Annotation: Predicted 3D model of a 1502-nucleotide RNA (small-subunit ribosomal RNA) from an uncultured bacterium. The RNAcentral record of the sequence draws on ENA, Greengenes and SILVA. The coordinates come from a structure-prediction model, not an experiment, and the mean pLDDT is 84. It matches the Rfam family "Bacterial small subunit ribosomal RNA". Its family is annotated with structural constituent of ribosome and ribosome in the Gene Ontology.

RNA sequence: UAGAGUUUGAUCCUGGCUCAGGAUGAACGCUAGCGGCAGGCCUAACACAUGCAAGUCGAGGGGCAGCACAAAGAUAGCUUGCUAUUUUGGUGGCGACCGGCGCACGGGUGCGUAACGCGUAUGCAAUCUACCUCAUACUGGGGUAUAGCCCGAAGAAAUUCGGAUUAAUCCCCCAUAGUACUGAUAUACCUCAUGGUAAUUCAGUUAAAGUUUCGGCGGUAUGAGAUGAGCAUGCGUCCUAUUAGCUAGAUGGUAAGGUAACGGCUUACCAUGGCUACGAUAGGUAGGGGGCCUGAGAGGGUGACCCCCCACACUGGUACUGAGACACGGACCAGACUCCUACGGGAGGCAGCAGUGAGGAAUAUUGGUCAAUGGGCGCAAGCCUGAACCAGCCAUGCCGCGUGCAGGAAGAAUGCCCUAUGGGUUGUAAACUGCUUUUAUUUAGGAAUAAACCUUUCUACGUGUAGAAAGCUGAAGGUACUGAAUGAAUAAGCACCGGCUAACUCCGUGCCAGCAGCCGCGGUAAUACGGAGGGUGCAAGCGUUAUCCGGAAUCAUUGGGUUUAAAGGGUCCGCAGGCGGGCGUAUAAGUCAGUGGUGAAAUCCUGCAGCUUAACUGCAGAACUGCCAUUGAUACUGUACGUCUUGAAUUCGGUCGAAGUGGGCGGAAUGUGUAGUGUAGCGGUGAAAUGCAUAGAUAUUACACAGAACACCUAUAGCGAAGGCAGCUCACUAGGCCUGGAUUGACGCUCAGGGACGAAAGCGUGGGGAUCAAACAGGAUUAGAUACCCUGGUAGUCCACGCUGUAAACGAUGAUUACUCGUUUUCGGCGAUAUACUGUCGGAGACUAAGCGAAAGUGAUAAGUAAUCCACCUGGGGAGUACGAUCGCAAGGUUGAAACUCAAAGGAAUUGACGGGGGCCCGCACAAGCGGUGGAGCAUGUGGUUUAAUUCGAUGAUACGCGAGGAACCUUACCAGGGCUUGAAAGUUAGUGAAGAAUGUGGAAACAUGUUCGUCAGCAAUGACACGAAACUAGGUGCUGCAUGGCUGUCGUCAGCUCGUGCCGUGAGGUGUUGGGUUAAGUCCCGCAACGAGCGCAACCCCCAUCUUUAGUUGCCAGCGAGUAAUGUCGGGGACUCUAAAGAAACUGCCUACGCAAGUAGUGAGGAAGGCGGGGACGACGUCAAGUCAUCACGGCCCUUACGUCCUGGGCCACACACGUGCUACAAUGGUAGGUACAGAGGGCAGCUACCGGGUGACCGGAUGCGAAUCUCUAAAGCCUAUCUCAGUUCGGAUUGGAGUCUGCAACUCGACUCUAUGAAGCUGGAAUCGCUAGUAAUCGCGCAUCAGCCAUGGCGCGGUGAAUACGUUCCCAGGCCUUGUACACACCGCCCGUCACACCAUGGGAUUUGGAUUCACCCGAAGGCAGUGCGCUAACCGCAAGGAGGCAGCUGACCACGGUGGGUUUAGAGACUGGGGUGAAGUCGUAACAAGGUAACCGUA
Repeated sequence: UAGAGUUUGAUCCUGGCUCAGGAUGAACGCUAGCGGCAGGCCUAACACAUGCAAGUCGAGGGGCAGCACAAAGAUAGCUUGCUAUUUUGGUGGCGACCGGCGCACGGGUGCGUAACGCGUAUGCAAUCUACCUCAUACUGGGGUAUAGCCCGAAGAAAUUCGGAUUAAUCCCCCAUAGUACUGAUAUACCUCAUGGUAAUUCAGUUAAAGUUUCGGCGGUAUGAGAUGAGCAUGCGUCCUAUUAGCUAGAUGGUAAGGUAACGGCUUACCAUGGCUACGAUAGGUAGGGGGCCUGAGAGGGUGACCCCCCACACUGGUACUGAGACACGGACCAGACUCCUACGGGAGGCAGCAGUGAGGAAUAUUGGUCAAUGGGCGCAAGCCUGAACCAGCCAUGCCGCGUGCAGGAAGAAUGCCCUAUGGGUUGUAAACUGCUUUUAUUUAGGAAUAAACCUUUCUACGUGUAGAAAGCUGAAGGUACUGAAUGAAUAAGCACCGGCUAACUCCGUGCCAGCAGCCGCGGUAAUACGGAGGGUGCAAGCGUUAUCCGGAAUCAUUGGGUUUAAAGGGUCCGCAGGCGGGCGUAUAAGUCAGUGGUGAAAUCCUGCAGCUUAACUGCAGAACUGCCAUUGAUACUGUACGUCUUGAAUUCGGUCGAAGUGGGCGGAAUGUGUAGUGUAGCGGUGAAAUGCAUAGAUAUUACACAGAACACCUAUAGCGAAGGCAGCUCACUAGGCCUGGAUUGACGCUCAGGGACGAAAGCGUGGGGAUCAAACAGGAUUAGAUACCCUGGUAGUCCACGCUGUAAACGAUGAUUACUCGUUUUCGGCGAUAUACUGUCGGAGACUAAGCGAAAGUGAUAAGUAAUCCACCUGGGGAGUACGAUCGCAAGGUUGAAACUCAAAGGAAUUGACGGGGGCCCGCACAAGCGGUGGAGCAUGUGGUUUAAUUCGAUGAUACGCGAGGAACCUUACCAGGGCUUGAAAGUUAGUGAAGAAUGUGGAAACAUGUUCGUCAGCAAUGACACGAAACUAGGUGCUGCAUGGCUGUCGUCAGCUCGUGCCGUGAGGUGUUGGGUUAAGUCCCGCAACGAGCGCAACCCCCAUCUUUAGUUGCCAGCGAGUAAUGUCGGGGACUCUAAAGAAACUGCCUACGCAAGUAGUGAGGAAGGCGGGGACGACGUCAAGUCAUCACGGCCCUUACGUCCUGGGCCACACACGUGCUACAAUGGUAGGUACAGAGGGCAGCUACCGGGUGACCGGAUGCGAAUCUCUAAAGCCUAUCUCAGUUCGGAUUGGAGUCUGCAACUCGACUCUAUGAAGCUGGAAUCGCUAGUAAUCGCGCAUCAGCCAUGGCGCGGUGAAUACGUUCCCAGGCCUUGUACACACCGCCCGUCACACCAUGGGAUUUGGAUUCACCCGAAGGCAGUGCGCUAACCGCAAGGAGGCAGCUGACCACGGUGGGUUUAGAGACUGGGGUGAAGUCGUAACAAGGUAACCGUA
C1' cells in the first nucleotide's frame, strides 16, 4: 500500500484493453463579480522597421565647437552708459580628440555537445589573478614623437592621404634596488616519486607619474591574504550489437619549442604500441545539476519559472588588446541575406527591453522611475544602468471573499409527471414581513517602504577622520488602509444522470439522425440519440483535448513466471564468467561501528513570526538517505599459507546390457530365371474394372540368383548424452553398476560465446536395386475427385564418402546437490551354500500421505522444501514474415522487427446440446402379419393460376374433410354500384309525437317522399314507446400473436423435473437422482455422505365385466288368475332381465421354483376377473419468440362524410395443372331378385309420426299417439331360395339428355332427392408410403350436432359379425439412462478454412531520381599568428661623424576556413510495375479442421 468494467451459458485462472486519482509554461468550447501572490513563444538558434539596453573621469592632457558668467579691449548705433557685434580659456563647465578605468559584469538563448560538459570527492611539489586588504622598500635625471587644431588633396558617401606644429598619469633612455628572476656554491630539515622548505656566499638582469589646499590621493618593486580563473584525477551520467573491431600524433620514450602552467600541446628522431564483449568504434537522441511531477516506498517521468555550471551570439575561420576574451551591442577574412550608391564602392547583425512580420492550437506594453537594491566611472556632487523596482494585458495557475440572512403553507399559480372527479414534484422555493451591508456606488481622511550619501551645526583628536543632532530625497500613488451615507440593492454558470459512477421521467426519432473512455446504445413503448421537466457533482469557473506518473506485482531489487495459459536451448563437452566441503593461522578488500570534512542557497519537513486569513514571505531547526578521510572490530565473504577426507577422481577385483565401429556366417519370406506337373482362370474390391493368363498364368515341385529385413524369444524388460539401438559370431572401442582395500587431496558444479553429435526427408559423387513407394499412368467412386480404394510404377528406400542441421528432436517438465510419510512390481550387483526370505546400493514402473497447483494433476524419477548456474517469456493477428548480417551447392537454416489492425486470443474444469462415438433399455420403431394410400372416377381441403373480388388465418413432423358442428340471400369479413355521417346498436339531457295500422309514388333495394286511420297509462308531475336536434359518448374481422392475458398443438402419458438440510469442490457445480438388481414407471429393493421432501408415475374419479342389498314405473313376466286372431293387453307379482343407488370383490393374498430383498416364472389352486383386468378423464419442470389481436379480452399505433355503417347484385363454388384426406369400385368370400332374424346409443311439438289413401318414386293428402324406459324415428351385413358364370359383364357407376319431388322471398351463377334414358375411367395400382397386437384390425349398418334445405363420402358416437401375427432387437425412426470426444452454447439447420472477384488502408521489392549527413584522395588557399628573408623605409639609444643596434613595410614557407573535382558509406523522400498482409455487406467455388468431422489429427521434409 483501496479498486472496478470487459473473453464464458455459467466458473476458476492466465492475459491484454479501459476507467476512477494527481499534475501542467498548456490549448479549445460555454460562462464570468472582486482581490492578493505567482506565471506568460514549449513552434522558426526564422527574418527584423523604430527607439532605448555601457559608459565615466577636466582632481591625467592638449584644448574650446556649443552653453553660461566675469573682466578688459575693439567696432557700430548713439538717449555717454546702455544695446548689438567681435577679440581674449579668465571662470563654471564641456562636443570631438589623446590618456586611465570599465566594456570578459549584468541581461538573453539552448544551436552545438554523450564530453572531465555536468555532478560529487580530491590534487596542483605543474599555475595565474586588475580593482580590494595588510606588510616592506622606493618614487632621481633626461629625451623623442603623435592625435587633436591648422593648411592642402581624393571620394557620391563611408572614409582616407599628404604637409606643418603640439601636450600628458602616452612612449623611450639613464641612475638606484632586493625578500624578485637567472647561473654558480654548498648546509639543515621534511615529504607521496619527480621533489619541497629554510638559511649562506658570489656574479648578472629588470622600476616608477604626476597632482596637491602639503595631510594626502596616485605610481613602482616584492611578499602575504581575499576573490576569481586554469589544469589534472577517481566515481556517476540516454538508446541501438540488424554498429565488432577501432587507432598513425595513434601509444610510449629522448630532445627542443610553446604556455600562466603539466602534457603529443607542437616538431624531430626512436620504439610498436594503445582501446575493446565490464561494449571500443559507429549511428540516433540530448545542454548538465540543485530541483519539479507522481508514487506507500523502491522507482518512473521531467529539466518552464528561481539558483549553480557549460555552450552560443547571422554561418564558418582567425587572431589582436587586456589581469581576464579568441570577446552578444570590438576587429579582420570568407559565405548567405538585407539596405544605400553617382555602379567606382560602402553599411548591417534584437538568442538585451519593448515592438513587427512569419510559423503555430498557443504566449503580453514600441509604459513609468532610478525612490529603493545592485553595478560601472569619479575625491565628490553626480552621470549611466530596458539590471532592478513598479505599473499595463491575460481566469494561465494557486489562495481568499461575495452573489444575502431569518420567518413565511392557501403547500398559490405556471411548468412537468401520473393509476388523471384526484394526487405527486418544482417547494420555504416565490410572493409577503423583518434584518444585515462584506462587496458595489458616492464622499472624507490617508500611509509604511527613507536610511544613507550630501549640506549645516556640535563633540573628540586636530583643518581630515569618527560620532551626534537637524535638514534634503517616493516611480509605484491619492495606491493600500480607515470613517460616513445609500440600498438586497451590483454579481451563476458548466458538465453529467445505462453499468463502472453520485443523479429518472415524459415527448420526438425508428440500425435513420446520432452517441460512445471501455462494455456498448438506436430496427415503434430508448432512464444510453435530440428536446423538456426533475435530479447529481463542482463552482467564477466547468468541461474537452494533449502529455506524464499512478492504479500496472503489466519488466516483478523490494515484487512475477516457463507440464497443459506466452515461455526449458534437440543433446552433450567446455574456455571466460558466476557459485563452491571440514579445521587452523595471518590480513582487513567487501562488511559493521565511532570520529572529522564536505554535501551552496533556494526547495521539501517541523516550529515560530509578518501581511485581517490563506496563498505568499521571513527567521530558526531538522534533513539532504551521498562522497572522501581517519580510527577501531573480525563472525561471515574475499586473499595468502598450512592441514584434513566425507565431495570428486585413480587403481585392483567382479558383473551387466538391441551401447558404438568393422569383418564373417545363417535360415525363413519375397521377387526373378530355368525346368517339370497341370488347366482355365488368376488377381482385386463395398461392388467392380484396369492388370496377368491357352505364346499355358494362378497353384505346385526342383534348382539357381538377387537385394533388403531379421518372426518366435519380446516384456509393464535392457543400453545409450540425446538422436537412437534387435539373427548368430569374431576383433577393436567406450560406459554404467557392485564389493572391499589402497592412492591423490576440493582437483568440484554450472556454463554466454565456441566445439562435437544430431530421426526422417532432401542435396552431391560413385555403387546397388528384392520389397515398398512421392511424382506419373490407368481403372473405379463422385455433381466434380488433380483424393481416399484398386492395378502398375520412377526418384527414393540400401552401401561408401561429403553436405544439410531441422522435427509434436515430448516427460510438451534444463543441469547439479541436499532434505522430506508409506504400499507394491521389476532389472543389475552384494550379504551367502541357496531357486525361499530379508537387508542394502544403483536403475525402471504403478498407487498414495502431507505439501504444491487455476484445475487437470504431481507426489523421493516432484510440478514438495531449499541452494547454485544457464536458457527463455511479457495480449492476439501482422510473423518466425520483411530488411540487414551470417551459414549452405541448392532447398533453406540462424538471428529477427515495424506500420497497420482487434478487445480479446488463451488454459483447466462445469452444465447442456450434438456425434456418419460406445454401452444398457423401451415404443406398431423395425421384423412377423392383416388391410390400405400412391394408378381410376367422384367428393373435399391446399398450392398455383385466373379474377373487379376469387375475404382472412393455419404451412415439416405439430398446415392441407384444419378455424367451418353445415357460404343460394343472410352468414360475409371480399368486389362493383347506390346511400348515411353523433352515425347500424346502448346510456344521459331538453323538445315533439301515443305506440301503431292500412295504402300510394320513385327506386334493384336501402332509402326518399305522400295519404288515411289511430289519440295510450296516470288527478297531476310524469312514464312506456317512437321521431328528431345538440353534446358527452361511438364504431373498426384495420396493424402488431415478435408488446400481452386466456386457450391450444407438439416433444409425450415419455419418466422424468426439482427443493431443504448436510457433505464434497476456490468456483461454476456435484452428491442425493450414480452403482447392483427389478419394474409399464426416479416402480420397488439392496448398497452408498447422504437424510428427507415436492411436482410428475401409480392410486384416489367415471364407464364396462361378477355378485349382494335396497327400490319396482312407463321397464320385466317365473308362478296364479282374466282376456285376445295375436301382443304383459289386464288383475297382480319382485323371482328373473333391466333400471339406478349403495356395497362386496383382486392384494403376488395362497402354493411351487429361483432370488439377500424387491420381484420374476408356472396351462398351479381358487375365482366373474390374475399379475396395471379392459377403456376414459387426468399431460411434471420446460422446449418450439409454435398457433390464435378473425371466438373473447387487452397495451400501443392507425382511420373518423371513412379502414365506420346500410342496401342490391356478384364473389368465397373460377380451372391448363400439382399435392393431401376420403368415398365408390374394379367383382363370384360377389351382383341382382324374393323371403326371413337379431342391436345399442341417441333424437323428437314450427318436431317425430303409427295407421289409411294417392303416386313407379322422391313425396303428397288425411289421421292419431307422444314434450316421451309409455308414442315415434330404426338396422345392415347375416340366414334361406332363385338367378348371373368371368365378360369391361346383370361388375362399376361417372357423365349427360328428359321428366319430376321437397325446402325456401328466391335453387341461373350455386341445393338435395326421385324416375327414365345414357353407361366414362377402372380388371387390384411404379418408386415410395400409412394404420393396426383383441372384442383390436377388417367388415356391416344405425344415431346425433350444425340445420329452412343441403353439396355429410366429413366430424362425433353406437352397436352387429369378427381375424392373422410378434422368431426377435442386427438394421430404419423417435425416446430414456450412463459414459466418451468437442474449437458447438442462436447449441450440427452449429462452428469454420483457403483461392477467386470488388473497395479501402498501411507495408516489402523496384529501373531511375531528388535532398541530407559523413568520409577518402587531390586542387585552390582569404584573414591570421609563427618561421625565414628583408638590397626598400626608419623619431627616441650608442657614436664627433661615417655608421651601428633596434624596428617596419615587402617577399617566401608550412598550417588552415570557404570553395572545387572525383570516389565511397549512410539516411530520408518520390517512383512505372510488382509481392504478400489487414479490414470490409447477405458475392463465387468447394468443405480442409472441430464428433472416429465421415481417409484420426498434428510436427519436420520433398